The prediction has a mean pLDDT of 83. A computed fold for a 1457-nucleotide RNA from an uncultured bacterium, annotated as small-subunit ribosomal RNA. The sequence is in RNAcentral, with records from ENA. Rfam family: Bacterial small subunit ribosomal RNA.
RNA sequence: GAUCCUGGCUCAGGACGAACGCUGGCGGCAUGGAUUAGGCAUGCAAGUCGAACGAAAAGCAGGAGCUUGCUCCUGUGGACGAGUGGCGAAAGGGUGAGUAACGCGUGAGUAACCUGCCCUCAAGUUUGGGAUAACCUUUGGAAACGGGGGCUAAUACCGGAUGUGGAUAUUUUUUCGCAUGGAGAAUUAUCUAAAGAUUUAUUGCUUGAGGAUGGGCUCGCGUAGCAUUAGCUUGUUGGUGUGGUAACGGCAUACCAAGGCGACGAUGCUUAGGUGGAUUGAGAGAUCGGUCACCCACACUGGGACUGAGACACUGCCCAGACUCCUACGGGAGGCUGCAGUCGAGAAUCUUCCGCAAUGCGCGAAAGCGUGACGGAGCAAUGCCGCGUGGUCGAUGAAGGCCUUAGGGUUGUAAAGACCUGUCACAUGGGACGAACUUUGACGGUACCAUGAGAGGAAGCACCGGCUAACUCCGUGCCAGCAGCCGCGGUAAUACGGAGGGUGCAAGCGUUAUCCGGAUUUAUUGGGUUUAAAGGGUGCGCAGGCGGACUGGUAAGUCAGUGGUGAAAUCCCGGGGGCUCAACCCCGGAACUGCCAUUUGAUACUGUCAUUCUUGAAUCAGGGUUGAAGUAGGGGGAAUGUAGCAUGAAGCGGUGAAAUGCAUAGAGAUACUACAGAAACACCGAUCGCGAAGGCAGCUUACUAAAACCGAUAUUGACGCUCAGGCACGAAAGCGUGGGGAGCGAACAGGAUUAGAUACCCUGGUAGUCCACGCCGUAAACUAUGAUCACUCGUUGUUGGCGAUACACAGUCAGUGACCAAGCGAAAGCGAUAAGUGAUCCACCUGGGGAGUACGAUCGCAAGGUUGAAACUCAAAGGAAUUGACGGGGGCCCGCACAAGCGGUGGAGCAUGUGGUUUAAUUCGAUGAUACGCGAGGAACCUUACCUGGGCUCAAAUGCAUAAUGACAAACCCUGAAAGGGGUCUUUCUUCGGACAUUUUGCAAGGUGCUGCAUGGUUGUCGUCAGCUCGUGCCGUGAGGUGUCGGGUUAAGUCCCAUAACGAGCGCAACCCCUACUCUUAGUUGCCAGCAUGUAAUGAUGGGGACUCUAGGAGAACUGCCUACGCAAGUAGAGAGGAAGGUGGGGAUGACGUCAAAUCAGCACGGCCCUUACGUCCAGGGCUACACACGUGCUACAAUGGCCGGUACAGAGGGCAGCCACCUGGUGACAGGGAGCGAAUCUCUAAAGCCGGUCUCAGUUCGGAUCGAAGUCUGCAACCCGACUUCGUGAAGCUGGAAUCGCUAGUAAUCGCGCAUCAGCCAUGGCGCGGUGAAUACGUUCCCGGGCCUUGUACACACCGCCCGUCAAGCCAUGGAAGCUGGGGGUACCUGAAGUCGGUGACCGUUAAGGAGCUGCCUAGGGUAAAACUAGUAACUAGGGCUAAGUCGUAACAAGG
Repeated sequence: GAUCCUGGCUCAGGACGAACGCUGGCGGCAUGGAUUAGGCAUGCAAGUCGAACGAAAAGCAGGAGCUUGCUCCUGUGGACGAGUGGCGAAAGGGUGAGUAACGCGUGAGUAACCUGCCCUCAAGUUUGGGAUAACCUUUGGAAACGGGGGCUAAUACCGGAUGUGGAUAUUUUUUCGCAUGGAGAAUUAUCUAAAGAUUUAUUGCUUGAGGAUGGGCUCGCGUAGCAUUAGCUUGUUGGUGUGGUAACGGCAUACCAAGGCGACGAUGCUUAGGUGGAUUGAGAGAUCGGUCACCCACACUGGGACUGAGACACUGCCCAGACUCCUACGGGAGGCUGCAGUCGAGAAUCUUCCGCAAUGCGCGAAAGCGUGACGGAGCAAUGCCGCGUGGUCGAUGAAGGCCUUAGGGUUGUAAAGACCUGUCACAUGGGACGAACUUUGACGGUACCAUGAGAGGAAGCACCGGCUAACUCCGUGCCAGCAGCCGCGGUAAUACGGAGGGUGCAAGCGUUAUCCGGAUUUAUUGGGUUUAAAGGGUGCGCAGGCGGACUGGUAAGUCAGUGGUGAAAUCCCGGGGGCUCAACCCCGGAACUGCCAUUUGAUACUGUCAUUCUUGAAUCAGGGUUGAAGUAGGGGGAAUGUAGCAUGAAGCGGUGAAAUGCAUAGAGAUACUACAGAAACACCGAUCGCGAAGGCAGCUUACUAAAACCGAUAUUGACGCUCAGGCACGAAAGCGUGGGGAGCGAACAGGAUUAGAUACCCUGGUAGUCCACGCCGUAAACUAUGAUCACUCGUUGUUGGCGAUACACAGUCAGUGACCAAGCGAAAGCGAUAAGUGAUCCACCUGGGGAGUACGAUCGCAAGGUUGAAACUCAAAGGAAUUGACGGGGGCCCGCACAAGCGGUGGAGCAUGUGGUUUAAUUCGAUGAUACGCGAGGAACCUUACCUGGGCUCAAAUGCAUAAUGACAAACCCUGAAAGGGGUCUUUCUUCGGACAUUUUGCAAGGUGCUGCAUGGUUGUCGUCAGCUCGUGCCGUGAGGUGUCGGGUUAAGUCCCAUAACGAGCGCAACCCCUACUCUUAGUUGCCAGCAUGUAAUGAUGGGGACUCUAGGAGAACUGCCUACGCAAGUAGAGAGGAAGGUGGGGAUGACGUCAAAUCAGCACGGCCCUUACGUCCAGGGCUACACACGUGCUACAAUGGCCGGUACAGAGGGCAGCCACCUGGUGACAGGGAGCGAAUCUCUAAAGCCGGUCUCAGUUCGGAUCGAAGUCUGCAACCCGACUUCGUGAAGCUGGAAUCGCUAGUAAUCGCGCAUCAGCCAUGGCGCGGUGAAUACGUUCCCGGGCCUUGUACACACCGCCCGUCAAGCCAUGGAAGCUGGGGGUACCUGAAGUCGGUGACCGUUAAGGAGCUGCCUAGGGUAAAACUAGUAACUAGGGCUAAGUCGUAACAAGG
């Protein structure tokens, strides 16, 4: 890297009272303060009744007075301000603060209750009385609002009568009920009503009974989170009496009792109105409770009562508080969580509209009045639904845009153009339904209809890397930016920005917030716990859960039916109907999965009751065994140490090596003796045994009558299993007290090691280890596997019993191991000792980190244990297995890899390349192996790319087209370093088409400038290593494996055998070339044996093909033969034969791939860059510099040598601007002549060697650097900067440190020769050729590299990997903390308004009823005090997380050293 699994994160869908961004044509229907239950200006939101009453205007009629248009009186009239009175105001409307509650939902009960208006029935409606508001008058006050006096009415208020009835009490009685008890009848006593009005139809009023409606109260069940909230409670729980209420009740009070609630979660804290329903979902569920409907609660905050049928009352009252307003400062007023509207807060939510026409409500006999309920309109794309923005034809596939391989493609029938239509909008005209009921329409001149004109007025938004539908260009260059997740961006970005094109949706489209889904990711449906997160360390055991067989009863659970209920709306229906459709609305149906029943049945199962049973469980007289089971005691030997004594002489000890240490004051060693430590018990000993676990080991005794097993019998009769909380046990270390202390040995000390070494190693050594008693309570307390029961193939060990005459044998019970079938499992594996198949109970898990941390609680002497979060942060963390790579893992094997040898390098001088330095430039590239005598197989100019200077600009060259000219060029002259510039001279051909040349213009220039990390091609290296793969089959869920492994063998994955593999491909080998042998063919330029000729001599000549040789062909070698070993492959043999023997020697040939290896400067090529220059021409310079460092070489240091003379033998190549014989000159390089040869013909050609001489161990007759002088040759030119020659000069160097290189036979070593490039040459380089010609290999332990198998892995950019912690810096959240500031709740004490209740009441009242007043209890609020809880903040401080390549080490991953 890939795979399977676990597991989290993320997305695609739907929804919304939404908001924001961009955009916006019309209509219908809905919806619209979610935040500050924050504060509110202004208007309106509850009145009505004259048929209850007094009073009473205008008007009308009559009369009087007179001022003749005024006043008064009577009657009529009745609007109606205010008032008395009645009803209503407790409805409707708003909000969700509070409330975790009988608040809500559901189902019951009320024999414990009330009910105005309404309906039905029965009875009644009689007789009196005194006041009072209005009004008049007076008076206080700024006002609000009052005070005094006087008149008056009622359906207002108060007496008397009547009592059908009713209430209370008494007596009797009937009947009913689940209990308390209820209902009815009769009797007696006491108490108790009324209102009138009127149009005479009625309608009120009183009493009682019933109904209906609406309520009160009670109960079962259901209805949030936290146990890091575990105990709560004193009117508390119950009883009795009394009071109170419509009514039961500790509702209240007095007394009595001491109860009541709680792990089935009380109490406390936090959060929250509940429901019908809404959203989502396959469902189960999860989330939500806005609009509509039902219930509740609230009305500035808190308390309180009054009135009333009903309130403790939203637009009533009283008090307290906060706030706002008015004020004359004395006092007053107010309450939009009604409809509009305003401010504030906020991401955010509308008009101070019209109307009571409809529906409904209040009052009224009615007309009617009132109604911000309601009906409508307005605003807002806030949502849902519908419609439109045109239709048909139209190719030159227009223009423009974009792309392009430059051809074309695409936008695209799209446009233009032609013909047509008329929805919506617009204009004009007509014009509703909604009306029921004499009247009456806000909406509204609206819906709708008709006519008209005209394609005219009407399209955007998001996205286009994958998920996810949709691709190109340009710009940018880890920048700017994007991003839901993964991730894009560092010069070729489908991911950024723009454009073209495309995709999706569409009057909307996107984004954000939130919810459900996907998520079986809390798993009831429907998950898990060996190794991924997860089995408690073990046992006992209360509660709880579960529980053997038969029978009977019951019918609680369960099942079936029935009945009631489950409001309406919503959801659903191929239902029906109304708006043109739809949304929406109406009707109908079904449904509401639920609840209740003293309703009916069933009885298998569970429960319960009862009778039995023996198989689960337990027990038993007497029996047989087993064991390191435990506790306490006794005695034992070995070893070690110490002490003593003796012998003895120099070391001992320890390590990788040492040192510290001990030792001549006698160690160590040896012998004897004694002592110490209950410190541990060799052998037996095991894969064994025992125990619940921890754990248990020398021998022996006692106890636990402990435990287990076996066999046979008997007894009990389900007595069982599991187990939260609880209790007990619980290794090691540690703690306390007291002992003990031989050995070992944290800490500590010393010695080493090391860069360091607070370690590993060594020498010592304290606590501890041991005992007794008491704590601690944790471990990888592991089988990482809870307990119990049942079931489910086999094989093979072993322990203890039983059976058996048995060393055989097969069986059985209880343990303890191994392998395996099925099955299971992600796999590894498990597999009757399950991780299989089932049952019961308990424990535990829900991404990684933060963290087993903090806070709290609790346990502990302490150390610490148990319980156990969050903020923040990441997109992973993890398990198993796979392929590689790697390992200071293992095994096997190979290689000049080591070893054995020979010769070098590293030291010297020089040559050459590189680095560095220098320079105007020292052009560029190559840089571990795999750069460095490399690109370069030839840098004086050129080359040349570099530098300096001087020039040119369509250019140095070429092609095509176009136009012009007849020149240009050459030659000569001037200038110049040259290039270049200037000038002179002279000037075409022609078939008349043109050719040629030059110039102009156009199209194509040029670049050794950049990118080898955009590329092609080529190359190096691993490596001439033996490997790399494929098809089919098989195995595996899969990655993948098998084959290719194993046993042999080989140089080789070479071959053989075996084999779920069988075959095949690229590599290996062979085929090719050279070389070694033979044969054959052919003989020229090669050869010459024999035959001739000739020469001083030579194959020189005739001739010959024998030989050598040349170059074509063929043969030859295959472990073929023999022996030995072996199944075979094959191996071995001084085997045979053979020129050659096991690949004969050499070459060419380089698998899949690796190194982003090398090369853009060989060439080609994408992109980028330069264009009077980064192009090009020229001259000179540079690439040759020089303190230095490195690589590769040459020459040496000498006698196996140097020098001199003589003399012999190659191969392979080259040659005409060449090789050059031969001759002459020169000491020589060479020069001058000159034959041959384009070559088996001519020519270039050996050296070492051999023979002889000399030198005699020296810085030399070694060595030749350096320098001087003189020359030769090449070349336009040898100054920088050539080679060679001669003479002279004669440096370093006497065999080379650490280290390191090559080579296994014609090899190393050594000797010369040739060639390419090339005018010449810096060549000592490279590539070839032959001559002479060794030594050594025991062997594979080690070093290096490689191959195969195996093993481990936290690596996969693959060990040059990964990765940990402190410290330093920045940012973030959190804990602690002296303190500071708030908040809610409780407790104690003090004070205490209004008000109910109680007491009193000398005052008022008519004497009375009653009241004022005073007073008591309770209490909102206020104050004081001490605690607890909770939140914020804080100097300082602690750890954590995240950040760029910081610092120090290297702890982990391989045996990680």